[in-house]
Context: one part of a larger RNA
RNA sequence: CCCUGGUUAAGGAACUCGGCAAAUUAGCACCGUAACUUCGGGAGAAGGUGUGCCCUGCGGGGUGAUGGACUUCGCGUCCUGAGCUCCACGGGGUCGCAGUGAAAUGGCGGUUGUGACUGUUUACUAAAAACACAGGACUCUGCAAAGUCGUAAGACGACGUAUAGGGUCUGAUGCCUGCCCGGUGCCGGAAGGUUAAGGGGAGCCGUCAGCGUAAGCAAAGCGGUGAACCGAAGCCCCGGUAAACGGCGGCCGUAACUAUAACGGUCCUAAGGUAGCGAAAUUCCUUGUCGGGUAAGUUCCGACCUGCACGAAUGGCAUAACAACAUCCGCACUGUCUCAACCAGGGACUCG
Numbered sequence: 001c002c003c004u005g006g007u008u009a010a011g012g013a014a015c016u017c018g019g020c021a022a023a024u025u026a027g028c029a030c031c032g033u034a035a036c037u038u039c040g041g042g043a044g045a046a047g048g049u050g051u052g053c054c055c056u057g058c059g060g061g062g063u064g065a066u067g068g069a070c071u072u073c074g075c076g077u078c079c080u081g082a083g084c085u086c087c088a089c090g091g092g093g094u095c096g097c098a099g100u101g102a103a104a105u106g107g108c109g110g111u112u113g114u115g116a117c118u119g120u121u122u123a124c125u126a127a128a129a130a131c132a133c134a135g136g137a138c139u140c141u142g143c144a145a146a147g148u149c150g151u152a153a154g155a156c157g158a159c160g161u162a163u164a165g166g167g168u169c170u171g172a173u174g175c176c177u178g179c180c181c182g183g184u185g186c187c188g189g190a191a192g193g194u195u196a197a198g199g200g201g202a203g204c205c206g207u208c209a210g211c212g213u214a215a216g217c218a219a220a221g222c223g224g225u226g227a228a229c230c231g232a233a234g235c236c237c238c239g240g241u242a243a244a245c246g247g248c249g250g251c252c253g254u255a256a257c258u259a260u261a262a263c264g265g266u267c268c269u270a271a272g273g274u275a276g277c278g279a280a281a282u283u284c285c286u287u288g289u290c291g292g293g294u295a296a297g298u299u300c301c302g303a304c305c306u307g308c309a310c311g312a313a314u315g316g317c318a319u320a321a322c323a324a325c326a327u328c329c330g331c332a333c334u335g336u337c338u339c340a341a342c343c344a345g346g347g348a349c350u351c352g
Stems, first nucleotide, its partner, number of pairs: 001347008010338002014336001019333001027051005036041001038172001052094006059087005067079004095099001107331004112326002114323002119131002135170007147156003173318004178248003183245002185241005192236003198230002203225005210217002249267005276310001277307001288304005
């Protein structure tokens, strides 16, 4: 010097990213317990008091010696109640600083965010606000179901049958969930346009009897090529659909101080963000401004709204309970610190 423990004057978070670590608290009995609340909770809320040992009394529980009575004599029935023991309550006394005397054995309260909750997870750096969840919604599926695995046979779904099964989204509960179908997707429609294989074969080409002096022409056949026309779904097209993917404006003017704009004008759009919330796990400017808490507060809480760039099942806003979650504050407590000291054990170090 390091590690693991122990103690510490005065102060008591001044430490630090942060009370990390440590300390405090602690069992049992009784008293007593707030806001809020889904009336279950919150709650062991909080906060108090008692607690050892000795003597003694009272009440109750367990066991049941002894003795007695009865006896159909049995390992029978009834009464008695000693001793031992347990529980609760009372009186008196006694010791220490201290009586759950050691050990084991909750620190507590307030505020806000997020997620309803119990659960699940990155085996070996993440336990969470992530996943799941009951509940909600949409959608597919009529049974040889849809869907999934497999080349197939076959199997699961299911020895189930739409109060069932699959997929997707949301995520208890409460109050709610606005507008847009122009784009993309899905569903429905079938008149028209486009359109494959296939059908269809006009025409053309090669070959070759024959014809022609020749150049060449050329039937049938055999080959090759191939126009018109007939050809589905799909796409175009016509509708529907947003708890489908998604989207939800700009400029200018205006009120008898000023400021602001209920109001008006204009351009664009499929429609221009409703309720609620809002410097937020979202706010750049920003330590916004005001209020609270502090002597002093980039964090925190309450407001304001100028929302760079909240917003309604990619759910919005509330919410009791819950959380090894995150933020801020307080009480208690402490070697975290002011500021360090000592002790014990084990290392390091020296010698062997």